RNAcentral holds the full RNA, with entries from SILVA. Large-subunit ribosomal RNA, domain VI from a metagenome, 266 nucleotides, folded computationally.

Context: one part of a larger RNA
RNA sequence: CGUUGGAAAUUUGAGAAGAGUUGUCCUUAGUACGAGAGGACCGGGAUGAACGUACCUCUGGUGUUCCAGUUGUCAUGCCAAUGGCAUUGCUGGGUAGCUAUGUACGGACGGGAUAACCGCUGAAAGCAUCUAAGCGGGAAGCCUCCUUCAAGAUUAGAUUUCCCAGACGUAAGUCUCUUAAGGUCCGUCGAAGACUACGACGUUGAUAGGUUGGGUGUGGAAACGCAGUAAUGUGUGUAGCUAACCAAUACUAAUUAACCGUGUGG
Repeated sequence: CGUUGGAAAUUUGAGAAGAGUUGUCCUUAGUACGAGAGGACCGGGAUGAACGUACCUCUGGUGUUCCAGUUGUCAUGCCAAUGGCAUUGCUGGGUAGCUAUGUACGGACGGGAUAACCGCUGAAAGCAUCUAAGCGGGAAGCCUCCUUCAAGAUUAGAUUUCCCAGACGUAAGUCUCUUAAGGUCCGUCGAAGACUACGACGUUGAUAGGUUGGGUGUGGAAACGCAGUAAUGUGUGUAGCUAACCAAUACUAAUUAACCGUGUGG
C1' cells in the first nucleotide's frame, strides 16, 4: 500500500514445512515342518540404540553480582576489624538463569487408492485363460491421519463485538460544529529481544527498584566472657552474611500532555 467505512478480538485452512529409523529378548512353541540336525510364518508382550522436541524436579556443569578459608603487600595512626592489588591472587562450596552427559515424551494406530505379485467370475477362441467388460487382496512407498506455519489464498475468506453530524439547497455544494471506537508517542519493565517486533503495567497501579517476611547458599560473624604462656579452642548462638528466587507492602519512579484516526462509507 492492498484487501472498497474505521477498529478490536476469535477463527477456517488453499498451500507449505517437519516427522517417518531400527536392534535384542520373552511368549505363541521346541509347536508347524524335518529321518535327524535343526527350526519358523502369523499374532501378543517387554526393553534398548541413535535421532528429535520440551523442560530443569532429580544427577551434574557454569555461576568474575553470594558465603567461607588463605598467601604476599599497601592503606584506614596502632591492636583488632576491614578495604585495594596480585588471572576472580589462589582455594572450597553455591541461589537464579542458561545447560547435558540429566528428566519427560515422540516415531504409532487407523482409513483410502495402488506397485510388483496373488486371485474370482469370464469371453474373444464350445476348451483354457486374473482381463478384453466386471469384482477382490496386496508395500517402510503415495494421499490422509500426527506436529508447526499459514487469507498478499490479489480467489486477499468467515464469525462476534465496538464507533461515527446538524442546518440550508432541486442539484453541484455551502455554513456551523465535531476528532469517535481504537491506536501511537512517552514512561516502568519482561523467562520477549541485535534493532525493531512481541508481552505486562502506568496511581481505578504491584511494572521495576527499595523495604519487610520467607526461601536458598555458606557454615558458626563482630564484640565480649572463659580455658591456655601462646598458636588456638570454646560460650553467648543452626550464629552472621546472603545475587538473579517466592510473597507482602505505594516508600521511589511509571506525571501532565501531545499526535494519528472522523462524521454511515465506489
Background: The coordinates come from a structure-prediction model, not an experiment, and the mean pLDDT is 89. It matches the Rfam family "Bacterial large subunit ribosomal RNA". Rfam links the family to the GO terms ribosome and structural constituent of ribosome.